């Protein structure tokens, strides 16, 4: 340095939770069991349930080398390429800058096509013309060095060395290697908008499904017995009975047997996948895990479920075990 385990351990005693049996059932008894590696944050992705939805576009959001696993993911596994280290290893959001637009502070002549010293030629001189070697500013300044060339100079040219294109070759692929070619003047950001590819419908168990009072209401039925407009007929309302709607209070269910876990073959470099066997290990709804005591030591960290799984991130005393 790289990976992994573990997470006070034992006994009794008292309490607390669902489940199962049993009894003298609105409670008791008794048995087995009863948070974690992160239950955390709630940052990705399913799975399930509701709601939308002919197709297809467009806006909007994710992701980004390459090739696998996986339900499925931005997760992981094994490559490349780049940096790091003597090594073992380890680090990276690593597509496209001649589609487009933007932006490169200061400083410097110039920041994307540019000439301030300065060289050189003409001119008495002021200037004008050629150059881009030297120097100087910058995070970043136009291939580098040597020559040959020339007024000076320049890939103008040559020779190395870099870069760019490249028939062939290896390799599933990123991409590696390269016979030979170009003389290299369109620099960098895309973690600025954008371009291109893939992929994405919104809400989350308070999701959501059954049942289902009372009291309002809604049609029927009877009986014209009471009350009410209204003193008196009809009439209408209301009280009686039945059934029904809607689904509040309350109940159940979803809920915990699942992409589960140990464990052994076999494929596979590895994520993983197949197979045989074993096993059941929290499910509440104001929400259970606590205290006391004794023994041991290192003197006990960060920290608790709330529909379930798969990751990431973040906290953690200290013990251990491979390479």
């Nucleotide at each position: 340095c790289a990976g992994g385990a573990c997470a006070u351990g034992c006994a009794g005693c008292c309490g607390c939770g669902g489940c199962u049996g049993g009894c003298u059932u609105c409670g008791c008894c008794a048995g087995a069991c009863g948070a974690g590696g992160a239950a955390a944050g709630u940052c990705c992705g399913g799975g399930c349930a509701c709601c939308a939805c002919a197709g297809g576009g467009c806006a909007g959001g994710a992701u980004g080398c390459c090739g696998g696993a996986u339900a499925a993911c931005g997760u992981c596994c094994g490559g490349c390429a780049g940096g790091g280290g003597u090594a073992a290893c380890c680090c990276u959001c690593g597509g496209g800058a001649u589609a487009g637009c933007g932006c490169a502070a200061c400083a410097g002549a110039g920041a994307a096509u540019g000439a301030c010293c300065g060289c050189c030629g003409c001119g008495c001189a002021a200037g004008c013309g050629g150059u881009a070697a030297g120097g100087g500013u910058g995070a970043a300044a136009a291939g580098g060095c040597a020559g040959u060339g020339u007024a000076a100079g320049a890939g103008a040219c040559u020779a190395c060395c870099g870069u760019c294109c490249g028939a062939c070759c290896g390799g599933u692929a990123a991409c590696g290697g390269g016979a030979g070619g170009a003389g290299c003047c369109g620099u960098g950001c895309a973690a600025g908008c954008c371009c291109c590819a893939u992929c994405c419908g919104g809400u989350g168990c308070a999701a959501g499904g059954c049942c289902g009072a009372a009291a309002c209401g809604a049609a029927g039925c009877g009986a014209u017995a009471c009350g009410g407009c209204u003193g008196c007929c009809c009439g209408c309302c209301g009280u009686g009975c039945u059934u029904c709607a809607g689904g509040u209070a309350g109940g159940c269910c979803g809920c915990u047997u699942g992409a589960g876990c140990c464990c052994c073959g076999c494929g596979g470099c590895a994520a993983c996948g197949c197979g045989a066997g074993g096993u059941c290990u929290a499910g509440a709804c104001a929400g259970a895990u606590g205290g006391c005591u004794g023994c041991a030591c290192a003197a006990g960290a960060c920290a608790g479920a709330a529909c379930c799984c798969g990751g990431c991130u973040u906290a953690c005393a200290g013990u251990u075990c491979u390479g």
Predicted 3D model of a 323-nucleotide RNA (Bacterial RNase P class A) from a bovine gut metagenome. Of the family's consensus pairs, 94% are formed in the model. RNAcentral holds the sequence, with entries from MGnify.